[in-house]
């Protein structure tokens, strides 16, 4: 200097003027406090709330899926094992079980879970019959992989290293690790059925409560006058009568003081936790956070709470910090 | 809020108990027919099956995660 690695964070700030929500005071027109997000957004998970339901057990159907922490809880985080990738910092993992059953494994290829095409040996009546997975050849996969001995050729058949497995010790809380012995043990697929362990009653603030109301009323259809009103009277016309249909709220609370936020410290690799101090930080219901000056080189993404909260996933313009890692050059 | 489907050529739609070179019917384009045109007739070009990351020898087809776009039920306007 270059290249990458992994983390944290900001999301314009003051200040004027005028305008909206809400809260309190004051009072009828003003004062003062205060007014979005890091995702408020997908609704993918776990809760809190609040109503149904519930003797006690099993089927079915969902979820999970390596250990040990964390937490109100989780399929989240953390931190460690194993796999795999990277020269490395460091990344990624649905990572139980294929000796409980079942299914699939096209095409190629003799042959796909069980075989002898070609090839090697040994025999032969020459037709062909044994043996053999070492060597061709197919294919993702062909009865562990490399050398060496052995043999009629061969072959874990024997022996060294490797890999698997299965029993022992040994460290670890555990997953799992190393070391010894054993005897060669036939593929894959479970993000195919499935089978193991473990969790799981539903519904959702339009929950769910409180207040008002159970007909004042509107509309048609028959009747056509027996009460009444408009009118001298008739026709009409409102009402009555019968059936028939429709038909309660832009109310209140829930509603924001919470597993809350911020700053020091303590425990702990960490997620997180305990202690002391200090804040109160929208709460609407057609839905308020806006418009514009000015200053500061410039200030510009994504995208607006709707009962709250932990997480995940997605979208995101510019920028700012700290810490590793590798290469090259100088000292 | 709560439940669900769909995404394949320019358009409409098959194929999804995994098998390779993904098909139809229109549209486009050449050709033959016809004086010309339609109509018919025959060829042909056009898909990286929304996107992505996995599982598997092998993904449109399975699993995840997104993304667009549409339905039902219940309130309001």
């Nucleotide at each position: 200097c270059g290249a990458g690695c992994a983390g944290a964070c900001c999301a314009g700030a003051u200040g004027g003027c005028a305008g909206c929500g809400c809260a309190u005071c004051a009072u009828u027109u003003g004062a003062u406090g205060u007014g979005a997000g890091g995702a408020a957004a997908g609704u993918c998970c776990g809760a809190g709330c609040u109503c149904c339901a519930c003797a006690g057990g099993g089927c079915a159907g969902a979820a999970u899926a390596g250990c040990u922490g964390u937490u109100a809880a989780c399929g989240g985080c953390a931190g460690c094992c194993g796999a795999g990738g990277g020269c490395g910092a460091c990344c990624u993992u649905a990572g139980g079980g294929a000796c409980a059953g079942u299914g699939c494994a096209a095409c190629a290829g003799a042959g796909a879970u069980a075989u002898a095409c070609c090839g090697c040996c040994c025999g032969u009546u020459c037709g062909c019959g044994g043996g053999u997975a070492a060597g061709g050849g197919u294919g993702g996969a062909a009865a562990g992989g490399u050398g060496a001995g052995g043999u009629a050729a061969g072959a874990g058949c024997u022996c060294a290293c490797c890999g698997g497995c299965g029993c022992a010790c040994a460290g670890g809380c555990g997953a799992c690790u190393g070391u010894g012995c054993g005897g060669c043990c036939a593929u894959g697929u479970a993000a195919a059925c499935c089978c193991u362990a473990u969790u799981c009653g539903g519904a959702g603030c339009a929950a769910c409560a409180c207040c008002g109301a159970u007909a004042u009323u509107u509309g048609g259809a028959c009747a056509u006058u027996a009460a009444g009103c408009c009118g001298g009277c008739c026709c009409g016309g409102c009402g009555c009568g019968u059936c028939c249909a429709a038909g309660a709220g832009c109310g209140u609370g829930g509603c924001u003081u919470g597993a809350g936020c911020c700053g020091u410290a303590u425990g702990g690799u960490g997620a997180c936790u305990u202690a002391c101090g200090g804040c109160c930080c929208a709460g609407a219901u057609a839905g308020a956070u806006u418009g514009u000056c000015a200053u500061u080189c410039a200030a510009c993404a994504c995208a607006g709470a709707a009962c709250u909260c932990g997480g995940c996933u997605u979208a995101c313009a510019g920028g700012u910090c700290c810490g590793g890692u590798c290469g090259c050059a100088c000292a | 809020g709560c439940g669900c489907c769909a995404g394949u050529a320019g358009c409409u739609c098959a194929g999804c108990u995994g098998g390779a070179u993904a098909g139809a019917g229109u549209a486009u384009u050449c050709g033959c027919c016809u004086c010309c045109g339609a109509c018919g007739c025959g060829a042909a070009g056009g898909g990286u099956c929304g996107u992505g990351c996995g599982u598997u020898c092998g993904a449109a087809c399975c699993g995840c995660a997104u993304c667009u776009g549409g339905c039902g039920u219940a309130c309001c306007a």

Predicted 3D model of RNase P RNA and transfer RNA as a complex of 408 nucleotides. It holds a member of the Rfam family "Bacterial RNase P class A". Rfam classes the family as a ribozyme.